Predicted 3D model of a 350-nucleotide part of an RNA (small-subunit ribosomal RNA, central domain) from an uncultured Pseudomonadota bacterium. The full RNA is in RNAcentral, with records from ENA. The coordinates come from a structure-prediction model, not an experiment, and the mean pLDDT is 89.
Context: one part of a larger RNA
RNA sequence: UUGGGCGUAAAGAGCUCGUAGGCGGCCUGUCGCGUCGAAUGUGAAAACCCGGGGCUCAACUCCGGGCUUGCAUUCGAUACGGGCAGGCUAGAGUUCGGUAGGGGAGUCUGGAAUUCCUGGUGUAGCGGUGAAAUGCGCAGAUAUCAGGAGGAACACCGAUGGCGAAGGCAGCCCCCUGGGUCAACACUGACGCUCAUGCACGAAAGCGUGGGGAGCAAACAGGAUUAGAUACCCUGGUAGUCCACGCCCUAAACGAUGUCGACUAGGUGUUGGGGAAGGAGACUUCCUUAGUACCGCAGCUAACGCGUGAAGUCGACCGCCUGGGGAGUACGGUCGCAAGAUUAAAACUC
Numbered sequence: 001u002u003g004g005g006c007g008u009a010a011a012g013a014g015c016u017c018g019u020a021g022g023c024g025g026c027c028u029g030u031c032g033c034g035u036c037g038a039a040u041g042u043g044a045a046a047a048c049c050c051g052g053g054g055c056u057c058a059a060c061u062c063c064g065g066g067c068u069u070g071c072a073u074u075c076g077a078u079a080c081g082g083g084c085a086g087g088c089u090a091g092a093g094u095u096c097g098g099u100a101g102g103g104g105a106g107u108c109u110g111g112a113a114u115u116c117c118u119g120g121u122g123u124a125g126c127g128g129u130g131a132a133a134u135g136c137g138c139a140g141a142u143a144u145c146a147g148g149a150g151g152a153a154c155a156c157c158g159a160u161g162g163c164g165a166a167g168g169c170a171g172c173c174c175c176c177u178g179g180g181u182c183a184a185c186a187c188u189g190a191c192g193c194u195c196a197u198g199c200a201c202g203a204a205a206g207c208g209u210g211g212g213g214a215g216c217a218a219a220c221a222g223g224a225u226u227a228g229a230u231a232c233c234c235u236g237g238u239a240g241u242c243c244a245c246g247c248c249c250u251a252a253a254c255g256a257u258g259u260c261g262a263c264u265a266g267g268u269g270u271u272g273g274g275g276a277a278g279g280a281g282a283c284u285u286c287c288u289u290a291g292u293a294c295c296g297c298a299g300c301u302a303a304c305g306c307g308u309g310a311a312g313u314c315g316a317c318c319g320c321c322u323g324g325g326g327a328g329u330a331c332g333g334u335c336g337c338a339a340g341a342u343u344a345a346a347a348c349u350c
Stems, first nucleotide, its partner, number of pairs: 003322004007304002012318001014201001017198001021194003025088007033081002035077008048066007091191001092188003097182003103177002106174001109171001110154001115149007125136002162169002206247006215241002220236004258317006266295013299306002323350003332343004
């Protein structure tokens, strides 16, 4: 390289959008670019293969044919791919009308709890642990009542439940805003799928500037434990956690499963929409559609398991893998304030 692969063995990019590129629905006409056929020219000789001749044979050599799978020109074919033209509606999208939702941004606001402050009651302990001690307390703590301050998170509802491309999203109201889905016609008429480079987003931690700081808490200090204890336990406690703006760009960013489309037994729940039947109603049953959870036939799988949301059967496109260590490292490049990220080897060794 070919090939074979990528849930767990090496391997799906964290995720979306999207350029080039690749691929692309049904019908008709046309061109004849690809494609196919034929002819002509060319495709040096030698070599090679086949037939025959010459050295007594052979090697060797001579003659003829083939081969030279190619290229060019001309003529022809037009199914398929393609160009052009016209049409269609099953893909895709738009409109009208509903509908569910912690989807996103901003503003306002609520109650419970912790802590602190002030005042009242009240007296000797509180706190903490396996047991203790450090710590707090007669300068009046803990407990309890009233008032106040401030920050952060939102009990119950709450769910195997919902929304979002992923990260993720939860008190309440308002405002701005994205997407989904259903039903019924109508409309556009292939406008599609995927996507190297690229753009945007991207938990936590971390960084910069300025705020904020109740609780928690790396670092740190003390008390214990212990042979030691730079830990686990306890008492404290600073960054940080929170807000604004700007960076960082990584995760077991996981379904360890790329996106899109088609097809292939069923069963049980559940969320949203629509419809039908029954019922006075509450509601019940059934059908359909979009999601979601579990079980399971065929099939697949090394097994585990997957199983109409496939890891089944196929198609389109992208990404990635190629023994372990060295190493996701060095060097160089790019990016970053830094931390570092990204791209990414080799020697050597087993």